[in-house]
Context: one part of a larger RNA
Formats: sequence, structure tokens, C1' cells
RNA sequence: UGACGGAAGGGCACCACCAGGUGUGGAGCCUGCGGCUUAAUUUGACUCAACACGGGGAAACUCACCAGGUCCAGACACAGUAAGGAUUGACAGAUUGAUAGCUUUUUCUUGAUUUUGUGGUUGGUGGUGCAUGGCCGUUCUUAGUUGGUGGAGUGAUUUGUCUGCUUAAUUGCGAUAACGAACGAGACCUUCUCCUGCUAAAUAGCUUGGUUGGCUACGGCUGACUAAAGCUUCUUAGAGGGACUAUUAAUAUUUAGUUGAUGGAAGUUGGAGGCAAUAACAGGUCUGUGAUGCCCUUAGAUGUUCUGGGCCGCACGCGCGCUACACUGACCAAGCCAGCGAGUAUAUAACCUUAUCCGAAAGGAUUGGGUAAUCUUGUGAAACUUGGUCGUGAUGGGGAUAGAGCAUUGCAAUUAUUGCUCUUCAACGAGGAAUACCUAGUAAGCGUAUGUCAUCAGCAUGCGUUGAUUACGUCCCUGCCCUUUGUACA
Repeated sequence: UGACGGAAGGGCACCACCAGGUGUGGAGCCUGCGGCUUAAUUUGACUCAACACGGGGAAACUCACCAGGUCCAGACACAGUAAGGAUUGACAGAUUGAUAGCUUUUUCUUGAUUUUGUGGUUGGUGGUGCAUGGCCGUUCUUAGUUGGUGGAGUGAUUUGUCUGCUUAAUUGCGAUAACGAACGAGACCUUCUCCUGCUAAAUAGCUUGGUUGGCUACGGCUGACUAAAGCUUCUUAGAGGGACUAUUAAUAUUUAGUUGAUGGAAGUUGGAGGCAAUAACAGGUCUGUGAUGCCCUUAGAUGUUCUGGGCCGCACGCGCGCUACACUGACCAAGCCAGCGAGUAUAUAACCUUAUCCGAAAGGAUUGGGUAAUCUUGUGAAACUUGGUCGUGAUGGGGAUAGAGCAUUGCAAUUAUUGCUCUUCAACGAGGAAUACCUAGUAAGCGUAUGUCAUCAGCAUGCGUUGAUUACGUCCCUGCCCUUUGUACA
């Protein structure tokens, strides 16, 4: 000095509690992990900081695993063989999963490209993340970290970096042997909320004309077409503005600030994100890389490619989820409203798809539009609202598990890719101990777009829609930070 342990005092956090909400843990299914099994069930990761994670939704490919078959893409050097031929390729029969001349029989073909040996390259999703880079995660979402000059101490070191008050904050006020600084915090960047002010718009609309329908209580209301004119409130997006806790009251050293009210689109750092110091971890990744040391292997290959299988296997245990257990509901009919997106070459056909027709549906056929504020698309979404049927029963709740049929994607669907139709109608009557998340447009319910994608979401990342209850506190539990103390220890 302080990884740590004992004690005391402050402060902080819904990865803590309190008051509550929704759950998870129980059921069925989906998915990840372990175990078991297996030719193989490839593998990494295991408290927070592994387990719907590796952007990991694997039919082939992927692919690393298993059963088998080809190929050399063995640079280069040296030494062989060798133009009287180093070697290459091949029909057919046999062989083979195979129309691999792979091997063999049989002969033809080729012409110094190869081939044999030695050395040595190269390749490797082979090993080592405990040899490394880079990246990421975590300690750690807190407020922490450092040197210059000066002071104290022989010195390691310490002061600065603080009794107190305050803040989200080592944020400030002040105190002061310190003074003046740097990184972090803040500022900053992105996005959301306001602008009847500016700049505009046939890729956004509105108003007035014109043409023409429908309903009219003759006042008007509501459509379609038309570049004839004007405008920018709505929409879009550029330049800007706007909040600085403004004004005021109370409170506080009448400081930093805190609380209430007023005005305001906005007064918790306005909301939500991003970025993010010092010091570390033998945290993860050699399976992201033509980043990489060393080791292994390198032609009967751990290289590469082809065929098939596996990663999906099921006495079982654990984790993330979806669907439910119904009447605040299920079903039928009608009504009706979003916001983020995305969309057709690597030029052979592959993308988003309207409308019409066929079909119970899934889907199919024919036509168009769109490289997009123009078309899909107002993505006419779902929950929701209105009316009806059901009437508390494992029921018209629930939809697992099976059987049959029809489509679609794909070379290929069996171990059923997915979708549709009919039948089948399981557990589950609100879940023990335990435990997770959360303070406002939040939780929860509801759908939707994108990522992956030939096909396939119960996943993830965004987006809107409906929209609560309860705190607005505390240090009791769990942890974190600071100060003091005393000793033991490194």
C1' cells in the first nucleotide's frame, strides 16, 4: 500500500428489498445443454460473466463426425528413367452405388507438360485461446484514474483525490499544505416530441375551376375523370429556431441545490440509445479471416471432391420459450384503424406481386406494375367494436398424438420441409419448495416487418396498436462504492 478477513459509520441499485403487476417452476409441445445410446450421434462455451448462445431455423451443400470411392491442385532443387518413348487419355466385357479407364482383360492414343527417389513447399473447421494478434464479454453502469511543481516522511509512500452539505456523477458549494492540470463523468453523436415562421414539391396533398354520376328536407352531401389555375395546414426533408430547470413561492450557510405552482410542445440528465477512463481476467474465440508461433499430418492424406448416413436417435435431469386450463371466453357474421421494413442478376430462369379466371382450401393459369414517396401497399394487421349461437360440463375450453388425401419448395421430402382438407380429441380445472423481470406510453396483451431463407419460426432484432395496479422510499435480505479502526497476512 491493500486480492482478503474482523468491527463500526455513511452512500447506492427493481441484474437488491419494500408496495404491487406479469410470470417461470406443475401440463402438452418447441428448442438449447447434460446423460444414455450409436459406425457417427462433429464441436466450442458450464455461477452472475455457458445452456432460442456460436448470429447454430444443419434434408444435399454447409460439415468439422461415420461407412466407402476418386483426384493432386506433391511449387522448386538435385539425382534417376527417357525420344528405339518420361508419361497422358479411352470404347466395350468384368468390376463398381455409379456412364469413376478406380482396378483388370484387350489394345489404340498422347508426346517431355509428366514420372521414380531424396530434400523441401503447400493445404488442413487438425492440436494448443495455458504461445499470440485482433475482436468481444466481464470486473463495472458504477465514479473512478493519473502525472508536474510544492509540503510531510530516511524510504516504500502520502497530500492533492477532504470533516460537512449537495448531485445521476471525484457533480458542485465550500473547507483547505496545497497550486494549477489531464483522462473518465458531463459536453458530444443518433433518434423521438414543437414550429400556421423560411425553402420547395404530377414520386405528397389541399382549394377553386371544367366534364360527369348518385342521394337530396333543394341549403347542400358524396364519388369518378381532367397537368386549367393557386396554395403548403396536413406529408416529405433541408437550413434554422426552441429549454437555460425560464418566472414565482417556500426551503437550504440564504451557497451548491431541493420542493411546489405558473407559463410552455417539452421542466426525472426532456424520453430512448450510442460512444465510454485506469487497472485487470491466464474469461471466450486458432471453427470469421490468404491474422498467426510451435506441434501434428501431407498421397492407403487430418488436403480435396463424389455417394449415403449423422448432427433430429430416447428409461431420464436442467434452462429459454410457445399453447392452454375458458364466459373479461370460444365460434359465426359484420364494422374498422398502424408503424418500422423489403423487393428482379454473379446478366441464361430465379425478386415484391396487383387484377381477372379456375379451385373447399392450400394452390394453379393468364395478364399487368415496380430497380420503387410513383407499383406491390392505405401492406383495409391483430387484439378491439357491434349483433348472434353456446351455457358451465374435460364442454362448442384445449389441440397433443395418430390415419387418409391434395398441393408447394427442391436433383431429392422416408426419420413424415412446409401448407391445406377430413377424421382422431391426450395431458391440462391456475401449478410445491424455489425463483425471474419491471416505475409510464413503462409492465402486460396484440399483431406486423426484417434477419436467417430454394422451402421452413414457437427464435432474434426492430415497429406500431390497446394500455393498468403500485413505489416515487429504505438499507432489512442480496450485492457494490467510500471512510474509520485494529491487528494478522502477501